Description: Model confidence (mean pLDDT): 84 of 100. FMN riboswitch aptamer (RFN element) from a mouse gut metagenome, 116 nucleotides, folded computationally. Of the family's consensus pairs, 100% are formed in the model. Rfam family: FMN riboswitch aptamer (RFN element). About the family: The RFN element is a highly conserved domain that is found frequently in the 5'-untranslated regions of prokaryotic mRNAs that encode for flavin mononucleotide (FMN) biosynthesis and transport proteins.

RNA sequence: UCUUUGGGGCGAGGUGUAAUUCCUCACCGGCAGUAUAGUCUGCGAAGGAAAGCAGGAGUGUUUUCCCCGAAUCGGUGAAAUUCCGAUACCGACGGUAUAGUCCGGAUGGAAAAAGA
Numbered sequence: 001u002c003u004u005u006g007g008g009g010c011g012a013g014g015u016g017u018a019a020u021u022c023c024u025c026a027c028c029g030g031c032a033g034u035a036u037a038g039u040c041u042g043c044g045a046a047g048g049a050a051a052g053c054a055g056g057a058g059u060g061u062u063u064u065c066c067c068c069g070a071a072u073c074g075g076u077g078a079a080a081u082u083c084c085g086a087u088a089c090c091g092a093c094g095g096u097a098u099a100g101u102c103c104g105g106a107u108g109g110a111a112a113a114a115g116a
Base pairs, nucleotide, nucleotide: 001116002115003114004113005112011025012024013023014022026101027100028091029090030043031042032041033040038089039088047066048065049064050063051062052061053060054059071087072086073085074084075083093104094103095102
């Protein structure tokens, strides 16, 4: 430098004109580090601002900055907020009967991994 890869999950019942959005149960967990991590540390995605560049403009793009959820107890061990057991908790924006799970931006992009 190029190529490839690079996010999972609503099933059952209830209420209702209407809900995979409400209620009860169910289900899911990006990347790197570290004794194996959704909840530790760091990063990415989403949202916001400023500056540069392109454009007549809407806007696009690059860089920097801001913002950015949630865990305890017990056990084993040299070592685990990571394993085992128990009980909890969290989840961008727009749309729609209120959405982590549906639809949309996204046939997009990224942390990063592998190969040449």